[in-house]
Molecule: transfer RNA
Organism: uncultured Christensenellaceae bacterium
Formats: sequence, C1' cells, structure tokens
RNA sequence: GCCGAAGUGGUGGAACUGGCAGACGCGCCGGACUCAAAAUCCGGUGAUGGCGACAUCGUGCGGGUUCAAGUCCCGCCUUCGGCA
Repeated sequence: GCCGAAGUGGUGGAACUGGCAGACGCGCCGGACUCAAAAUCCGGUGAUGGCGACAUCGUGCGGGUUCAAGUCCCGCCUUCGGCA
C1' cells in the first nucleotide's frame, strides 16, 4: 500500500431482511431474609434539563439516502486478521 472484519450504557454482549436502542448477564444502588454477614430473592440503574409530569440528546467521528438508520451509501479514525 491492497483486501476483509469489528467499534452500541460502568462492563460483557443482543437488537431476527430499515420500524419502541440497550434485551440478557455482570457490576452498582435500594429493599427482603439473618444476631450479623455470605448466598438467595425483589425493585431500580444511558446523558442533560426539570420538584415533578415530562422534554431534548444518545450506537467511534463527519456527511448522505429514507416517513423512519445501530442496520443502507460515502469519507475519516482506532483495533484485529490476511496479502504484498
């Protein structure tokens, strides 16, 4: 240099052929149980603003297509594999 794969909450990892983003697990927070703890069980857990109901934003970065994009197209960045 060329070809291919990957990039999603704190973390691992889903999202079926474009149609409610974050299922499920771990972690964390609160609670139950216990003399106390562990284990187990229940609830919560992206960000910002708001007392709240809610609102806006959010899939590596920047654009494009579409009523609608994590998903399709273009450029770039990073990591991994292959070729030279």